[in-house]
Context: one part of a larger RNA
RNA sequence: ACCAGGGAGUGUGCUUGUUUGGCGAGCCUAACCCGAGUAUCGGGGUAGGCACAGGGAAACCAACAUGGCCGCAGGGCUUUGCCCCAGGGCCGCCGUGUUCAAGCGCGGGGAGUCAGACGGGCACGACCCGAAUCCGGACGAUCUAUGCGUGGACAGGGUGAAGCAUGACGAAAGUCAUGUGGAAGCCCGAAGGGUUGGUGUCCUACAAUACCCUCCCAUGAUCUACGUAUAGGGGUGAAAGGCCCAUCGAGUCCGGCAACAGCUGGUUCCGACCGAAACAUGUCGAAGCAUGACCUCCGCCGAGGUAGUCCGUGAGGUAGAGCGACCGAUUGCCGUGUCCGCCCUCGAGAGAGGUCGGCUCGGCUGUCAAACUCCGAACUCACGGACGCUGUCGACGCGGGGAGUCCGGUGCGCGGGGUAAGCCUGUGUACCAUAAGGGAGACAACCCAGCGCUGGGUUAAGGUCCCAAAGUGUGGAUUAAGUGCGAUCGAAGGUUGUCUCGAGCCCUAAACAGCCGGGAGGUGAGCUUAGAAGCAGCUACCCUCUAAGAAAAGCGUAACAGCUUACCGGCCGAGGUUCGAGGCGCCCAAAAUGAUCGGGGCUCAAAUCCACCACCGAAACCUAGCCACACUCGUUACAGAGUGGUUGCGUAGGUCGGCGCUCCGCGUGGAUGGAAGCAUGGGCGAGAGCUCGUGUGGACCGCGUGGUGACGAAAAUCCUGGU
Repeated sequence: ACCAGGGAGUGUGCUUGUUUGGCGAGCCUAACCCGAGUAUCGGGGUAGGCACAGGGAAACCAACAUGGCCGCAGGGCUUUGCCCCAGGGCCGCCGUGUUCAAGCGCGGGGAGUCAGACGGGCACGACCCGAAUCCGGACGAUCUAUGCGUGGACAGGGUGAAGCAUGACGAAAGUCAUGUGGAAGCCCGAAGGGUUGGUGUCCUACAAUACCCUCCCAUGAUCUACGUAUAGGGGUGAAAGGCCCAUCGAGUCCGGCAACAGCUGGUUCCGACCGAAACAUGUCGAAGCAUGACCUCCGCCGAGGUAGUCCGUGAGGUAGAGCGACCGAUUGCCGUGUCCGCCCUCGAGAGAGGUCGGCUCGGCUGUCAAACUCCGAACUCACGGACGCUGUCGACGCGGGGAGUCCGGUGCGCGGGGUAAGCCUGUGUACCAUAAGGGAGACAACCCAGCGCUGGGUUAAGGUCCCAAAGUGUGGAUUAAGUGCGAUCGAAGGUUGUCUCGAGCCCUAAACAGCCGGGAGGUGAGCUUAGAAGCAGCUACCCUCUAAGAAAAGCGUAACAGCUUACCGGCCGAGGUUCGAGGCGCCCAAAAUGAUCGGGGCUCAAAUCCACCACCGAAACCUAGCCACACUCGUUACAGAGUGGUUGCGUAGGUCGGCGCUCCGCGUGGAUGGAAGCAUGGGCGAGAGCUCGUGUGGACCGCGUGGUGACGAAAAUCCUGGU
């Protein structure tokens, strides 16, 4: 891992609701006793419990066996309606408490009780499995820590302390030298002990701590054998929370114990109807719970209800807009003034004048606001009316049983925070959650579309060259960048890429470009300068000849020279030039394993824009048959017939109907002429499942009905076994 078997809402008590049955103003027995065919059963047993009266803290006091009205179902009738009206409702009245009173609270015109079943609640292990813990009593120092007792072990080599001897020196104290000597938690290094680095090998190992190399100690606080002592909040510890038998921030075993767990996981057959929530309030609350909202089921009541549209009457101050309407912010220019300030000029001073800046007022011009508004929608709300929809097949409403939910998410609109985020936090709405199908390459929430089953057809979104169903469709235009074919539209800025539109100017008296020719003279203008001659700089910028030619627009020279230009003529012969706007492109344009529009591939397109025709395309729509559901008719009940545009997606969850298993009571069957089981083949049913044939097997097994329960397996790192 697979297979088989096992494996989770149970029992008791109390309580509440529904339902079935008994009795009913009552109902029931408990313990216990007697009898018997002796756990069953029959007969007793009213102690006691609930109900029959409530109100009040208590003392205490103590109620409609019906007065009025409305009126459903039902019944009746002389039936567009009327009458009676159980139950029901509104009043009235009564009891009690409060109480000066008024008013208010609770209660009052009889339904309960016992038993069974089922749905909940509470207490217990309480649906099942799951801790780490806490406490008690025992057992451990054969591992290891430390102490004590009795023993054992340490090759070899090196260094050479004290002491001693001899010698030298010295007055002496003594010093020095040479020997001798053999000290040391001394040195090197076997045995022995250890374990620094390789972060080597191994890492389902040789090994639940190993192997190899390297390394440390090795006469000592050394190593070691045996004996012995210390025990769990205790020991021992040259101290690491180390060690105390592979167990240590409190050993191990057994018990308390099925500890508790608001936490994780799991929780077993089929179908039908409806169908959520992820919000609010409170909470030592935030992973929980309670109440409400939202879901479901049942009962009661009995006639309206209101999601849509339109009209009328009101309410609102958002979007937008505006600010010469307030408030606050915010350009530039001009004018204005017994206004203010620095500075300047004049004046002896008082003061006057002026430039600049500010301020006031006026004119023109350029902008803004969530906490501005002279304005002001869409839209929303309230009331009234109409239409529509819906309701006696019972809506609206009321009461009760059962829940789940209280981690939500995304798109769009509008906000707050943040540089931003597949970010955080609000709000409205739709969707996902709980929604399948088609499209978007794949893709919870984007587009289309809300699904019983089986066929046929038509469309939606989106598509129609091939992969791949359907056009290599029609007409026109653009793009040359593979731009694009992508729901990524890649910015500021730049672009004589190209297309379209508009405007100004020039042009057959010849434009623009090109080529050919001219481009002169006074004069080298004057000044300056070493020089200045069109061309360093300053001033001026005239005149002549002309078709035209600058007191020179640029290059150049030391200065000249030289080369162009402006300007003019000729050749040529039809548009040229400038500005603005738009379309599609281009540059800007950088990321980590190999690229790509889904791919191939595509250029008058298979790209982009405009217009048009056809086709494909879903569980949508239409249609045929069937099933279920709801309702009507019908039936004793089935059957059968009909209606459904406005029934048939569904997690949590509520309600309802079935299938199967064990055993028991009653009834009724099968079986050695072959039961169950197993294997295999056929049939029926929407399904749980049922049934038949054959083989095997060799003795029990069904059906109906009523009970019963340790009753259904794919999951729990489930348990046991097998492979």
The prediction has a mean pLDDT of 85. Predicted 3D model of a 723-nucleotide part of an RNA (large-subunit ribosomal RNA, domain II) from Halovenus amylolytica. Rfam family: Archaeal large subunit ribosomal RNA.